[in-house]
RNA sequence: CGAGUAGACUAAACAGCCGCGGGUGCAGGGCGAAAGGCCGCACCUGAGGAAAGUCCGAGCUCCACAGGGCAAGAAUAACGGCUAACGGCCGCCGGGGGCGACCCCAGGGAUAGUGCAACAGAAAGAUACCGCCUGCACCGCAGGUAAGGAUGGAACGGCGAGGUAAGAGCUCACCAGCGUGCGGGAGACCGCACGGCUAUGUAAACCCUAUUCGGAGCAACACCGCAGAGAAGCACAAAGCGUCGGCCCGGCGCGCUUCGAGAAGGUGGCAUGAGCCGUGAUGGCAACAUCCGGCCAAGAUAGAUGGCUGUUCACGACAGAACUCGGCUUACAGGUCUGGUCGCAUU
RNA sequence: GGUGUCAUAGCCAAGUGGUAAGGCAAGGGACUGCAACUCCCUGACUCCCCAGUUCAAAUCUGGGUGACACCUCCA
Numbered sequence: 001c002g003a004g005u006a007g008a009c010u011a012a013a014c015a016g017c018c019g020c021g022g023g024u025g026c027a028g029g030g031c032g033a034a035a036g037g038c039c040g041c042a043c044c045u046g047a048g049g050a051a052a053g054u055c056c057g058a059g060c061u062c063c064a065c066a067g068g069g070c071a072a073g074a075a076u077a078a079c080g081g082c083u084a085a086c087g088g089c090c091g092c093c094g095g096g097g098g099c100g101a102c103c104c105c106a107g108g109g110a111u112a113g114u115g116c117a118a119c120a121g122a123a124a125g126a127u128a129c130c131g132c133c134u135g136c137a138c139c140g141c142a143g144g145u146a147a148g149g150a151u152g153g154a155a156c157g158g159c160g161a162g163g164u165a166a167g168a169g170c171u172c173a174c175c176a177g178c179g180u181g182c183g184g185g186a187g188a189c190c191g192c193a194c195g196g197c198u199a200u201g202u203a204a205a206c207c208c209u210a211u212u213c214g215g216a217g218c219a220a221c222a223c224c225g226c227a228g229a230g231a232a233g234c235a236c237a238a239a240g241c242g243u244c245g246g247c248c249c250g251g252c253g254c255g256c257u258u259c260g261a262g263a264a265g266g267u268g269g270c271a272u273g274a275g276c277c278g279u280g281a282u283g284g285c286a287a288c289a290u291c292c293g294g295c296c297a298a299g300a301u302a303g304a305u306g307g308c309u310g311u312u313c314a315c316g317a318c319a320g321a322a323c324u325c326g327g328c329u330u331a332c333a334g335g336u337c338u339g340g341u342c343g344c345a346u347u
Numbered sequence: 348g349g350u351g352u353c354a355u356a357g358c359c360a361a362g363u364g365g366u367a368a369g370g371c372a373a374g375g376g377a378c379u380g381c382a383a384c385u386c387c388c389u390g391a392c393u394c395c396c397c398a399g400u401u402c403a404a405a406u407c408u409g410g411g412u413g414a415c416a417c418c419u420c421c422a
Base pairs, nucleotide, nucleotide: 001343002342003341005339006338007337008336009335010334012312013311014310015309016308017307018306020046021045022044023043024042025041026040029039030038031037048318052329053328055327056326057325058324059323060217061216062215063214073213074212075211076210077209079091080090081089082088093107094105095104096103097102108208109207113206114205115202116201117200129149130148131145132144133143134142135141136140157175158174160172161171162170176198178195179194180193181192182191183190184189221268222267223266224265230259231258232257233256234255240254241253242252243251244250275295276294277293278292280291281290282289283288313316348418349417350416351415352414353413354412357371358370359369365402373389374388375387376386377385395411396410397409398408399407
């Protein structure tokens, strides 16, 4: 210098003017009986790394439930740790990819059982079609044989030598797998020795084993509450009130109190929390834990976070909170920094 | 904001691991003097898209896209 890899950060910047949501204050101005209650004014503050998908785990609330267990259903799956918890994270083991840094894995069980494997092929779990060998025999039959051919994604451990009538773990070396023993490790597992010779795939098919799970969700839920309707008590007569009417007469309508519930509407839930920041300290490989210091940072309810102008640059991606957190997944232009790796060149 | 269901030809729709039924419509042919009716034939290169499991995926699993339905309270 080029290529590639892992991690962290950023998500145009500055100034002026206008506008919107939330909070605090108000000497003076306006409204109001009053209350910063309203208008207005001043100050402060106002989206994200994913606010998204709603895929997991929790908080919170209501319903169910004496407590416990079984079944059904669902989810997860090597081992050790972290965490409030998790299907998340870290480390490690095994397998796979890459020269490498590094990356990926739904990674329990197919000797518990059942099912399926279309077409092709003789045969898809126990099989002889062609071929080879032997015998009878003469153009066929019987037996042996998985070395060769053919079919298939997959054909009875692989490969080489010996051996044999031809063959075959029948025997032997190496490799794969299984079992037993010994050693190492906290464990998954690894290494060595010995043994027999070993029945394909599929569990993101049913199933088996182990572990976990009561259900619903902030449009949850709690509270206030006008009118009309309802219930109870008291009164039942006049007076009064309203309306028609210029007025009288006259006509029509109307009792009071309490309770529970409650359209519309309003308040809380709702922003101090498993919170954020720190090139802080200690422990740990790490995830993380403990301590120390500092900080408070949107809270709407038809839903604010915007617009214009000017200057500069690398000319600006995906995208907009709606009860809240911890994760995962998905979308994403450009830029910055750091640690490894490979190649080339130079010293 | 929350919850659930679905996507197969132009339209409707069956298929739940083994190479995608059927109907309407459309096109061609036969019948007819010409039509209608009727009969015959025809079409899915991609089962909404992308990955994965499997020998094999419309089907099973994960992710994405789109459409539809329901949800104050009481009963």
Notes:
Predicted 3D model of RNase P RNA and transfer RNA as a complex of 422 nucleotides. It holds a member of the Rfam family "Bacterial RNase P class A".